[in-house]
Annotation: A computed fold for a 372-nucleotide RNA from a Planctomycetaceae bacterium, annotated as Bacterial RNase P class A. Taxonomically the source falls in Planctomycetaceae (Bacteria, Pseudomonadati, Planctomycetota, Planctomycetia). Its Rfam family is "Bacterial RNase P class A". Rfam's curators write: Ribonuclease P (RNase P) is a ubiquitous endoribonuclease, found in archaea, bacteria and eukarya as well as chloroplasts and mitochondria. Model confidence (mean pLDDT): 77 of 100. Of the family's consensus pairs, 96% are formed in the model.
RNA sequence: CAGGUCGAUUGGAUGUCCGCUGGUCACUUCGGUGACGAGAGGAAAGUCCGGGCUCCACAGAACAGGAUGGUCGGUAACGCCGACCGGUCGAAAGAUCAGGGCAAGUGCAACAGAAAGUAAACCGCCAAAAUCCGACUCGUCGGAAUGGUAAGGGUGAAACGGUGAGGUAAGAGCUCACCGGCGAUUGGGGUGACCCGAUCGGCCAUGUAAACCCCAUCCGGAGCAAGGUCAAACAGGGAGCAGUCGUUGUUCGCGGCAUGAUGACUUCCGGGUAGGCUGCUGGAGAUGACGAGCAAUUGUCAUCCUAGAUAAAUGGACAUCGAGUGGUUUUCGAAUCACUCACAGAACCCGGCUUAUAGAUCGACCUGAAUG
Numbered sequence: 001c002a003g004g005u006c007g008a009u010u011g012g013a014u015g016u017c018c019g020c021u022g023g024u025c026a027c028u029u030c031g032g033u034g035a036c037g038a039g040a041g042g043a044a045a046g047u048c049c050g051g052g053c054u055c056c057a058c059a060g061a062a063c064a065g066g067a068u069g070g071u072c073g074g075u076a077a078c079g080c081c082g083a084c085c086g087g088u089c090g091a092a093a094g095a096u097c098a099g100g101g102c103a104a105g106u107g108c109a110a111c112a113g114a115a116a117g118u119a120a121a122c123c124g125c126c127a128a129a130a131u132c133c134g135a136c137u138c139g140u141c142g143g144a145a146u147g148g149u150a151a152g153g154g155u156g157a158a159a160c161g162g163u164g165a166g167g168u169a170a171g172a173g174c175u176c177a178c179c180g181g182c183g184a185u186u187g188g189g190g191u192g193a194c195c196c197g198a199u200c201g202g203c204c205a206u207g208u209a210a211a212c213c214c215c216a217u218c219c220g221g222a223g224c225a226a227g228g229u230c231a232a233a234c235a236g237g238g239a240g241c242a243g244u245c246g247u248u249g250u251u252c253g254c255g256g257c258a259u260g261a262u263g264a265c266u267u268c269c270g271g272g273u274a275g276g277c278u279g280c281u282g283g284a285g286a287u288g289a290c291g292a293g294c295a296a297u298u299g300u301c302a303u304c305c306u307a308g309a310u311a312a313a314u315g316g317a318c319a320u321c322g323a324g325u326g327g328u329u330u331u332c333g334a335a336u337c338a339c340u341c342a343c344a345g346a347a348c349c350c351g352g353c354u355u356a357u358a359g360a361u362c363g364a365c366c367u368g369a370a371u372g
Base pairs, nucleotide, nucleotide: 001368002367003366004365005364006363007362008361009360010359012321013320014319015318016317017316018315020039021038023036024035025034026033027032041343045354046353048352049351050350051349052348053223054222055221056220065219066218067217068216069215070084071083072082073081074080085099086097087096088095089094100214101213105212106211107208108207109206122153123152124149125148126147127146131144132143133142134141135140136139161179162178163177164176165175166174180204181203182201183200184199185198186197187196188195189194227278228277229276230275237269238268239267242266243265244264245263246262247261248260249259250258285304286303287302288301289300290299291298292297322341323340324339325338326337327336328335329334
């Protein structure tokens, strides 16, 4: 320098003016006003997984259902993360895996093909043994039927190890040697997944479990519209029998007074609704230093406080600068004009994952070439 692999950061800046939502302080005619200071993200998103918190349920356990699935570790926890192991891909850096079990049981394997799983005879090869027919030199030859054969061809995603030799009528792990796989026993290393070997057994065993299923581990339900609290108007409910008024009874001819009953209003209590307050943001918190660890992560100390709306604030305008695109001019240095500024946006809070993202920047590593 070229090509590539992996990862990290940032994601417009400054100023002025006008607004919006909280906080503190001051003033207030209690309606507000003023000053100061604060006010979206790396994903606030999808709501996929895990937890905190809240209420409900609950003797224990099991069944059903769901999730997860190499090993060891991290964590509050996880389906997340790290390191390692194994398979596959790559020349490498590295990427990727739903990575337990099909040598428990059951199922399935389109099309093609003779046969698709206790294999199978379409072509081919063979006729030793057993059957039939013919010929003749009379124990041989030819043919048929039938049988043998998985070496070779062909079909298929897949056809029951590979190479060689022996063997045979022809063949075949049929036998043997070597290689591969599997199983049993066993030595060494590693916490472990697993790795490096040894001996024995011809055992040679298709694929498929995001097919049923088996094994192991985990899982009670609902969610801030949780939950708590204050509590109108109106309509029910209950208590009380105090006050006022009406009706009526008693004493009674009437009125008044007294008193009983009843109704209305006033009073008190209770539940719920509207609405308010709370939950609400100081937390598995942020930053830095030092320490433990390969790492994920974690310990100690110091410093800091960083949104809290509720139909839902976090906005708008202008100027300058920055970046990009396209024009024009050009003395090729640049100047100038226009347009554009990624994805998106809190709603109880955290940890993850996934998805979206213009542009800019940085680091580590691999391969090749050249030069020193």